The part of an RNA shown here (small-subunit ribosomal RNA, 5' domain) has 492 nucleotides and comes from an uncultured organism. Rfam family: Bacterial small subunit ribosomal RNA. The RNAcentral record of the full RNA draws on ENA and SILVA. The coordinates come from a structure-prediction model, not an experiment, and the mean pLDDT is 87.
[in-house]
Context: one part of a larger RNA
RNA sequence: GAUUGAACGCUGGCGGCAUGCCUAUCACAUGCAAGUCGAACGCGAAAGCUCUUCGGAGUGAGUAGAGUGGCGGACGGGUGAGUAACGCGUGGGAAUCUGCCCUGUAGUAUGGGACAACCCGGGGAAACUCGGGCUAAUACCGCAUACGUCCUACGGGAGAAAGGGGGCCUUCGGGCUCUCGCUGCAUGAUGAGCCCGCGUCCGAUUAGCUAGUUGGUAGGGUAAUGGCCUACCAAGGCGACGAUCGGUAGCUGGUCUGAGAGGAUGAUCAGCCACACUGGGACUGAGACACGGCCCAGACUCCUACGGGAGGCAGCAGCGGGGAAUAUUGCGCAAUGGACGGAAGUCAGACGCAGCGACGCCGCGUGGGUGAAGAAGGCCUUCGGGUUGUAAAGCCCUUUUCUGAGGGAAGAGAAAGGACGGUACCUUAGAAUAAGCGUCGGCUAACUACGUGCCAGCAGCCGCGGUAAGACGUAGGACGCGAGCGUUAUCC
Numbered sequence: 001g002a003u004u005g006a007a008c009g010c011u012g013g014c015g016g017c018a019u020g021c022c023u024a025u026c027a028c029a030u031g032c033a034a035g036u037c038g039a040a041c042g043c044g045a046a047a048g049c050u051c052u053u054c055g056g057a058g059u060g061a062g063u064a065g066a067g068u069g070g071c072g073g074a075c076g077g078g079u080g081a082g083u084a085a086c087g088c089g090u091g092g093g094a095a096u097c098u099g100c101c102c103u104g105u106a107g108u109a110u111g112g113g114a115c116a117a118c119c120c121g122g123g124g125a126a127a128c129u130c131g132g133g134c135u136a137a138u139a140c141c142g143c144a145u146a147c148g149u150c151c152u153a154c155g156g157g158a159g160a161a162a163g164g165g166g167g168c169c170u171u172c173g174g175g176c177u178c179u180c181g182c183u184g185c186a187u188g189a190u191g192a193g194c195c196c197g198c199g200u201c202c203g204a205u206u207a208g209c210u211a212g213u214u215g216g217u218a219g220g221g222u223a224a225u226g227g228c229c230u231a232c233c234a235a236g237g238c239g240a241c242g243a244u245c246g247g248u249a250g251c252u253g254g255u256c257u258g259a260g261a262g263g264a265u266g267a268u269c270a271g272c273c274a275c276a277c278u279g280g281g282a283c284u285g286a287g288a289c290a291c292g293g294c295c296c297a298g299a300c301u302c303c304u305a306c307g308g309g310a311g312g313c314a315g316c317a318g319c320g321g322g323g324a325a326u327a328u329u330g331c332g333c334a335a336u337g338g339a340c341g342g343a344a345g346u347c348a349g350a351c352g353c354a355g356c357g358a359c360g361c362c363g364c365g366u367g368g369g370u371g372a373a374g375a376a377g378g379c380c381u382u383c384g385g386g387u388u389g390u391a392a393a394g395c396c397c398u399u400u401u402c403u404g405a406g407g408g409a410a411g412a413g414a415a416a417g418g419a420c421g422g423u424a425c426c427u428u429a430g431a432a433u434a435a436g437c438g439u440c441g442g443c444u445a446a447c448u449a450c451g452u453g454c455c456a457g458c459a460g461c462c463g464c465g466g467u468a469a470g471a472c473g474u475a476g477g478a479c480g481c482g483a484g485c486g487u488u489a490u491c492c
């Protein structure tokens, strides 16, 4: 000199764009953050209104609602604890899977029995739960068929499916057609799992490490290779080219600095990984060993009728705590992307916006011109004057900003639809609303006076201060930067 997710001190007008718990992966009140589908299915209210013979009926409404079922909850969002590892980066590989989507091909025939909801009964303070009975389906199970698929001893054997909605016709049996689906197989795309070469911090005051250990055979297991696991057999495998052990750390694209080589770093954005109170486990599923799913154990918190239960903000806000330090319990689905749905649409703290903070970068302003009696005041003075200083006042202008008033978007691909927002922007009136901070001995740009008297104090280094201190304190003046300026920390 340059840098920062900064902090602290003094000061502070506006706008745009960015950015904001680096510390306790500490504990969390409250609200919200993942639902959706009636065009898969069976049930099915109430308030209100109208009528009434006062019993009720109609409507609300096949609505609300819960339940069965499907798809989604494995994405999106957060964090960096762990991890020195095929975790990441890069380049290869073969023994794999892949819902939704694309393409092609062959089908979609025929039966059955249940379980919720619901009704009845029981237990419990609650969470919830038990027994009996009825019922539907794109839920479940047979059977038929098998282009292709799988197994095979090559003779053969095994294995599917589901219907819904609209239109037309109908002899009410059904037929035709469109559409959304369903099943088998093949291909693609996307996503994912696995293996390998190379690269990836410090310590030798860590020198030896290893028993499923290293390899083989057979089997099990997996979507798949493999000591991944098991049995048996062999005795191997790694290491000064640093094994093992210990410490530290998420990795990368990048970022900062530097002429470069390099050094440092890994916030925001993007890719990958890991984690979700701590530890373990599997279930479901195309996909999880699953942040807002399940089970077990533990710590903690809460409820309890003491028998037993409930919970997990490293989602968005917010609270306590820690800390030098880091924001609103905001608005909206209008846009983008997403889940579900045929669609209308619903959901969405992703996202789009707004709020707060000079935390950063950039831009603008705090007025412009003229104005010498060089006014007054301040400071200095050799008392002549010098300086502040065209600075002010005065006169003439302008209106960025701001305030008042009036108008008012684009963002929305064909119609409607805008949270932001009466915002940006435009017009109009008013010089009005807006300057500080650090320094002035040398390095280093900027000097005098007074006070103090090795005191009080300053200080990055050298060093200043003991009676004329350009170094302390104050004032005037000056220098530097400027809505900032200094200090501290930090890296090059």
Stems, first nucleotide, its partner, number of pairs: 001492001004489001006488005013364005019357002021322001026320001028318001030317003035071003040068002043065001048059004078275003087200007096192002101188001103186006110142003118133006149158003163180007201247003208238003213235008250272004254265004277298005300311004328354001330353003336350001338347003367397004377388004402430006411420001436481005441462003447476005457464002